[in-house]
Record summary:
This is a predicted structure of a 106-nucleotide RNA (SAM riboswitch aptamer (S box leader)) from a Bacteroidota bacterium. The prediction has a mean pLDDT of 80. The sequence was found by an Rfam model in a public genome assembly. The source organism's lineage runs through Bacteria, Pseudomonadati and Bacteroidota.
């Protein structure tokens, strides 16, 4: 890369190089020379893998190691579909979709 399962409206920093763009995508909005996005350093958040104990396929606790992340609800809508309220424009939930993470298969 592709598949397959789980997650997700919470949370979480300061420095140094560097120099314009960045929020996946489109369309909004929205962040940014009072410094983008990258890189390295040191904390920090979290808790998939780990470790541990048990009532045991689940719950709990830890945080050394493997990753991951630190603006806005995945920042809103968005190939769709369905309920609900509304005269009616429309709203609101809730599902799928797509993306992100992680573990396993290959």
């Nucleotide at each position: 890369a592709a598949c397959u399962u789980a997650u997700a409206u919470a949370g979480a920093a300061a420095g140094a190089c560097u120099g314009a763009g960045g929020g996946a995508c489109a369309c909004g909005c929205c962040c940014a020379a009072g410094g983008a996005a990258g890189u390295c350093u040191u904390c920090c958040c979290a808790a998939c893998c780990c470790u541990u104990a048990a009532a045991a396929u689940u719950u709990a606790a830890g945080a050394a190691g493997g990753u991951g992340g630190u603006a806005a609800a995945u920042c809103g809508u968005g190939a769709u579909g369905a309920a609900g309220u509304a005269a009616a424009u429309a709203c609101u939930u809730c599902a799928a979709a797509a993306a992100a993470u992680a573990a396993g298969u290959c």